RNAcentral holds the full RNA, with entries from ENA. The part of an RNA shown here (large-subunit ribosomal RNA, domain II) has 677 nucleotides and comes from a Chloroflexota bacterium. It matches the Rfam family "Bacterial large subunit ribosomal RNA".

Context: one part of a larger RNA
RNA sequence: ACCGACGAGUUGCUUCUGUGUGGCUUGGUUAAGUGGCUGGAGCCAUGGAGCCGUAGCGAAAGCGAGUCCGAAUAGGGCGAUUUUGUCGCACGGAGCAGACGCGAAACCGGGUGAGCUAACCAUGGCCAGGAUGAAACCCAACUAAACUUGGGUGGAGGUCCGAACUAGUGAGCGUGGCAAAGCUCUGAGAUGAGCUGUGGUUAGGGGUAAUAUGCCAAACGAACUCGGAGAUAGCUCGUACUCCCCGAAAUGCAUCUAGGUGCAGCCUCGGGGGAUGACUUGCGGAGGUAGGGCUCUGGAUGGGCUAGGGGCCAUAAGGUUACCAAACCCAACUAAACCACAAAUGCCGUAAGUUGCACCCCGGGAGUGGGUCAGUGGGGGAAAGCUUCACUGGCGAGAGGGGAACAACCCAGAACACCAGCUAAGGUCCCAAAGUGCAGUCUAAGUGGGAAAGGAAGUGGUGUCGCUCAGACAGCCAGGAGGUUGGCUCAGAAGCAGCCAUCCUUUAAAGAGUGCGUAACAGCUCACUGGUCGAGUGGCGCCGCGCCGAUAAUACAACGGGGCUCAAGUCUGCCACCGAAGCUGUGUUUUGCGUAAGCAAAGGUAGGGGAGCGUUGCCGCGGCGGUGAAGGUCCGGUGUGAGCCGGGCUGGAGCUUCGGCAAGUGAGAAUGUCGGU
Repeated sequence: ACCGACGAGUUGCUUCUGUGUGGCUUGGUUAAGUGGCUGGAGCCAUGGAGCCGUAGCGAAAGCGAGUCCGAAUAGGGCGAUUUUGUCGCACGGAGCAGACGCGAAACCGGGUGAGCUAACCAUGGCCAGGAUGAAACCCAACUAAACUUGGGUGGAGGUCCGAACUAGUGAGCGUGGCAAAGCUCUGAGAUGAGCUGUGGUUAGGGGUAAUAUGCCAAACGAACUCGGAGAUAGCUCGUACUCCCCGAAAUGCAUCUAGGUGCAGCCUCGGGGGAUGACUUGCGGAGGUAGGGCUCUGGAUGGGCUAGGGGCCAUAAGGUUACCAAACCCAACUAAACCACAAAUGCCGUAAGUUGCACCCCGGGAGUGGGUCAGUGGGGGAAAGCUUCACUGGCGAGAGGGGAACAACCCAGAACACCAGCUAAGGUCCCAAAGUGCAGUCUAAGUGGGAAAGGAAGUGGUGUCGCUCAGACAGCCAGGAGGUUGGCUCAGAAGCAGCCAUCCUUUAAAGAGUGCGUAACAGCUCACUGGUCGAGUGGCGCCGCGCCGAUAAUACAACGGGGCUCAAGUCUGCCACCGAAGCUGUGUUUUGCGUAAGCAAAGGUAGGGGAGCGUUGCCGCGGCGGUGAAGGUCCGGUGUGAGCCGGGCUGGAGCUUCGGCAAGUGAGAAUGUCGGU
């Protein structure tokens, strides 16, 4: 891992509640016990204690169709004003019990452990060899005697080197190992607080501990084992056959509450009411949002006017001011907490219309109370597939078609069958169903097929203002002068560093000079003018489509791909076609309504309701079986399905229809349990 078997809403209760059904209702019913019967868990009698009902109200005494509060004959609360009740059985739910199953970490009680390890007690054992050479003593020298010095003897030490032994430093190997701690090399201690054998002592709110929370039999912040015990688990996982009808919620309030729960909301089933519902239109209402506005309340700008303040002059009054500035005036603004205005939608009421459609009340059963995305209106946030509200839609619980792929976007709500038709979104060159469709533009970037501020003689369209056959624009030829090197400044400043001014003359025209240039001049050039040429040529806007701006990490890879250029891109108009589980056609099933004809409905998680299949055992009436039961296996038939029926082979002794009853009643999931391979 697979296969097989086992494996989870059960049972009890003088508890409560509802539904169905039955008995009795001149109320219902017995419990223990007792008697009888029986093959028997039982059956039949008996037993009226008790319980429920028949009257309520009050805390109660108590009163009573009333009663309680109260001074009340006031008012109010709960009752009465006629009602079904009760006892079984079955089922739905609740309560108490382990209460659908498995699962703790832990807590408590009684025991078992020191053959591992920690410490201690008793008694034994062990430490090759080598080195060093303390005290003390002896001798010698020296001395008055000592001190001292030298030589020797001696053999001290938590001394040194190093085996056994003990321990385990570094590295490598080993890591389902040789081994649930090892192996090799290397390194440490090795007469000591040394190592070690045997026997013994200390026990879990405890022991022991040169303390590491270490050790106490291979997991010790409190051992192990049995028991309380099925502890508890608002948590996780799992929870087994079929078909049919309906079908949610992820919200509000509260919560030692936030992943739980209560009540309400939303779902379902039963009963009752009987048009009350929804939508559209008309009419009548309430309201201060969008928008607009600036009277009010605030904010904020410019100007005027003008108190006050500041500066200056004067210092006595006062004067002045290109400073600050209230009120007032003018102008242009601004606000969720501004309004002299003011919608749409929504909301309430009402009338009519439409609608096979709800709505309201009572009761049984729930689930939900983690939501999420999109569009729109708001708050928070530079932002987010962000967060928090509101309205709507979807997903959730929704399949189908489109979007390359893609819960949430677009189209559209799947009962079943069909080798029939029409459409939606989206598409029609090929992949790939349908137009290489029609008419007319634009685009040259592969723009299309990713992006901004900004930039540009891209290109098409449309305006407006100039110049132009008295010759424009571009090119070419020629001129482009004089006062003058303007003045100032400056070493110099001569059109051309800078500052100021910017005139006059000759002219067809020519600036006190557009750019280059020089140290300064010079030189080249421009404006401006003439000639040549001969028809358009410039400036500034707006619109369409393009260009640049444009850098990312596994090449191409930012159209799904191929590929596409009067398009297969783009804009405008038009026709045809394709395209879904939508709609239609034909047939069928089920459900609801209806007398019928018929009409309508049938996606679905949690969940509610209904109808069935099958397994084991029992009762009743039957049936089958060695001429082969059950079981196994292969095949055929049949039913919407769970399933059922039949045949072959195997198997070798039991099986079962129908009608009932009772459950250890259905397996794929629980890191399920056991077995097999």